[in-house]
Context: one part of a larger RNA
Order: sequence, then C1' cells, then structure tokens
RNA sequence: UUGGGCGUAAAGGGCGUCUAGGUUGAUUGAUAAGUCCUGUGUGAAAUCUCUUGGCUCAACCAAGAAAUGUCACAGGAAACUAUUAAUCUAGAGGUCAUCAGAGGUAAGUGGAAUUCACGGAGUAGUGGUGAAAUGCGUAGAUACCGUGAGGAACACCAGAGGCGAAAGCGGCUUACUAGGAUGAACCUGACACUAAAGCGCGAAAGCGUGGGUAGCAAACCGGAUUAGAUACCCGGGUAGUCCACGCCAUAAACGAUGGAUACUAGUUAUGGGCGGCAUUGACCCCUCUGUAACGAAGCUAACGCAUUAAGUAUCCCGCCUGGGGAGUACGGCCGCAAGGUUAAAACUC
Repeated sequence: UUGGGCGUAAAGGGCGUCUAGGUUGAUUGAUAAGUCCUGUGUGAAAUCUCUUGGCUCAACCAAGAAAUGUCACAGGAAACUAUUAAUCUAGAGGUCAUCAGAGGUAAGUGGAAUUCACGGAGUAGUGGUGAAAUGCGUAGAUACCGUGAGGAACACCAGAGGCGAAAGCGGCUUACUAGGAUGAACCUGACACUAAAGCGCGAAAGCGUGGGUAGCAAACCGGAUUAGAUACCCGGGUAGUCCACGCCAUAAACGAUGGAUACUAGUUAUGGGCGGCAUUGACCCCUCUGUAACGAAGCUAACGCAUUAAGUAUCCCGCCUGGGGAGUACGGCCGCAAGGUUAAAACUC
C1' cells in the first nucleotide's frame, strides 16, 4: 500500500465560515468523451498455463493451442456517468404572519451582603480550632444602631428548563443586532452537501500598556500539627481575579461520539408553535420542532447505543497502525515572553 478501524482498547480536527477539489433532485430531447458490443491491425521469440509427442521415467527438449494492452483504427448501441438544450418542484433559498429564549454588543440603573471610614451607645474580651496559638482589643475591639465610600457578584424565580457553532450566556431597563421554530404554499427554480488550504471565534491561566482593587487569594510571612511538614488546619498577604485596548491559542475545549441526507417498533416526561374538541377542559387528540428517561429489532469484545443510533445505507472531511524514547530533538512557521504548531530517528522491550 491493500485491508481494517476511530463512545471506553491507537484514532473525530476546540468550534465555525468559505475557496479549490470530491459528491449531487425529477422529466424530455440531442451529442457520443467515459462505458458497452463487433470487426481489422498490432501485441517478436523464449518464459508461464493447457494438450500432445521425443529422450526407459523425470528434469530437459519439441509441436500446437491459449493467454498477454488504460493499444490503434473503423463501424455500431444509447441504459448509466458526462456535456448541451428545455421544462419541473419534493432539496435549498426568499416573501408574509405569529412565537419563545441567561444568543451578542453598548449605555444606564437597583437592592441584599462583605469590607472600610465617621457618629451614637456600651465594656472586656473577641476571633479561630480536633484542641490551640499567632492575630485584633482599655489608644475602647467584638456584638448593636445610624450615615457615608468603594469594588465585585446578582439570593428567590430556577427546572434532567431555555439560547448559542463551540468557547459560553442568569438582577432590571433601553438602543442596536444575529440565529431559530411554526403556519400560509405566494416567489426563485437544484441555487445543494462536504470542505484541504485560507480566514474568523475560542474557558481558565499567562503576557504588554493604562486604570481599578470590596471580597477572595498563587507567591510570601507568621501560628499550629508532625520524627520532619518547604503541605493539609488557623491568622495575615502581593500578583491575579475586575475594566479598556492589544497579545497568547491551549483544556478531561467531553456526548471522550465530525458534518449532511434517507430509512428502521413503541412508552413516558418536558420547552416552543399550528390545528381539533370545548370548560369536568389545568385535561385530551393530531402534527412540526427541541431536550431528556426507558425500551423492540439491529449493532457491540463487553459495558452499553437504540428515530437526538454506537442500527441500515450513501457522500465529503479529519484521524489511527505495538509499548517506551516523544508529542520530545532538529529545522520551518507563529509569539514580547511563556510557549504553541508541524514533527522524526538512534536505541530499547
């Protein structure tokens, strides 16, 4: 390579978008490049295969046949692929109406709580733990009341609930803005799927510049514990956590499950919508779309999955190929750095 695979054994790219490429609905006609058929030419001999024959057999030798090609030319077929002309509406998109939502960005704003400051009132403790101590407190703490400052996060509602491509998103209001579902069946008429490269987004931590800093808290300093205790526990505490702009590009970035389409028993719950029945009705029936629990066939090494498939199929992309060495070295590219990405070999079992 072929073959076989990728939920948990090695293996789905963190996620999207789009280019090339690959793949691609229905009907009719044309063409004849692929495809198929026939003929002619050629495809040296030897070898190989088959059938005979010759050496006593065999090896060996001889004869005949067959076979050998992305071959060339000519003639033909027109189902499929392709090209082309025309048409269609089931895919896709648009229009109109309705609907749900922590989807995004910006600005404004609210209350509870912590901390601090000031004032009041008040006296000896408080805090912390398994037990303590460090700490705080007669320079008046803790507990209580009032006023103010500032930062961060939004109790209840809250749900196996919702939205988003993923990361993720939760007080309230406003502005701008993206996507989705349902119904009508009005318009376009295959405009589709996937997607190397590219481009964009991408938790936390970290980095740069400038702000901000209530609480929490790496590092660090004390107190304990202990044989020791560079920890777990306690008292402090700086980066950081927050904001703006710019980087970084990684996570058990997980459903450890790529995307699209079609088909294949059901039951239950729940979010959103249309329709039916009509108030016992808050239910029930039908249908579309999402989220979950169970379960048949089937699949699976088993666990389990099971119309949201890990079933049955098709198309496209990514990835795997014994363990260690190693996601490392070297080189390239990217980065301010930290490092990221691409990615071996010797050797060894």